[in-house]
Context: one part of a larger RNA
RNA sequence: UUGUAUUGAAGGAACUCGGCAAAUUGACUUUGUACGUUCGCAAUAAAAAGGGCCGUAAAGCGGUAACAUAAAAGAAGAAGCAACGACUGGUUACCAAAACCACAGGACUCUGCAAAUUAGAAAUAAGUAUAGGGUCUGAUGCCUGCCCAGUGCUUAAAAACGACAAAUUUAGGUUUAAGCUUGAAUUAUAACUUUAAGUAAACGGCGGUUCUAACUAUAAGAAUCCUUAGGUAGCGAAAUUCCUUGGCGGGUAAGUUCCGUCCUGCAUGAAAGGUGUCACGAUUGCUUCACUGUCUCCAAUACAAAUUCA
Numbered sequence: 001u002u003g004u005a006u007u008g009a010a011g012g013a014a015c016u017c018g019g020c021a022a023a024u025u026g027a028c029u030u031u032g033u034a035c036g037u038u039c040g041c042a043a044u045a046a047a048a049a050g051g052g053c054c055g056u057a058a059a060g061c062g063g064u065a066a067c068a069u070a071a072a073a074g075a076a077g078a079a080g081c082a083a084c085g086a087c088u089g090g091u092u093a094c095c096a097a098a099a100c101c102a103c104a105g106g107a108c109u110c111u112g113c114a115a116a117u118u119a120g121a122a123a124u125a126a127g128u129a130u131a132g133g134g135u136c137u138g139a140u141g142c143c144u145g146c147c148c149a150g151u152g153c154u155u156a157a158a159a160a161c162g163a164c165a166a167a168u169u170u171a172g173g174u175u176u177a178a179g180c181u182u183g184a185a186u187u188a189u190a191a192c193u194u195u196a197a198g199u200a201a202a203c204g205g206c207g208g209u210u211c212u213a214a215c216u217a218u219a220a221g222a223a224u225c226c227u228u229a230g231g232u233a234g235c236g237a238a239a240u241u242c243c244u245u246g247g248c249g250g251g252u253a254a255g256u257u258c259c260g261u262c263c264u265g266c267a268u269g270a271a272a273g274g275u276g277u278c279a280c281g282a283u284u285g286c287u288u289c290a291c292u293g294u295c296u297c298c299a300a301u302a303c304a305a306a307u308u309c310a
Base pairs, nucleotide, nucleotide: 001305002304003303004302005301006300007299008298010296011295014294019291028050029049030048031047036041038139052064053063054062055061065069077289078288079287080286081285082284083283084281085280089101090100105137106136107135108134109133110132111131117123141275142274143273145206146205147204150203151202152199153198154197155196156195157194166187167186168185169184170183171182172181173180174179207225208224209223210222211221234268235265246262247261248260249259250258
């Protein structure tokens, strides 16, 4: 000097990207317990108190020792606000455990069983539409708006195009025959291509300009252009906001973060779901109490290592 432990005056997060690390708390008994809530929870909420030994069957109670009685060790720090995901679960074996995946629930679609799905096989299933496959969403509550012009899918229609295989008739070759073989005609024709209709929990999409109210401002309203239709409910500087540290309010002496609100949404928006939400989370952001060598500012001790000298 480094490492691993232990202790520390006064202060107590001033450290730092960030309380990272450490400290605090801790088991048992008794009391007591808020907001919220899907009434199950939340909850060990929080916040308090107790303890040894002796007397007694036990308790109340009394006595009594110590610095110290859960006598050593082992054993939650707590609370609040918000984001995301409902939850338990799973995941990058060896830098990521998460807001990712899954999930119960919801929806669409295919499939009538020698089913669909699959190149095939395994399986589906010793099942049969309350079944099986595929796709999307992701508990629950309240909901899920408009557009079928484009692309796709489904259905229908008529004409043209379109073929292997099959059946019938027929010509030829060969042959005694049966048969084999070459060609022609006819029959019935599939998908595809076209048009129309339907279909968005299919792929997807969801405007601009100008003017207007007796202060001003704003525009319920009017006009006009374009479109298949012009973004509804909700939410909104958001995990989405460039300008931006937006404006206002809260918290601080001081707050680019945080919380509430506004809406001027560069570029929100409804199963690539919208918006709330109890519980849950080694998730993320912010705050308070407690606590501390994280720090002001370092010091000492123990045991190791390294180093120096012998």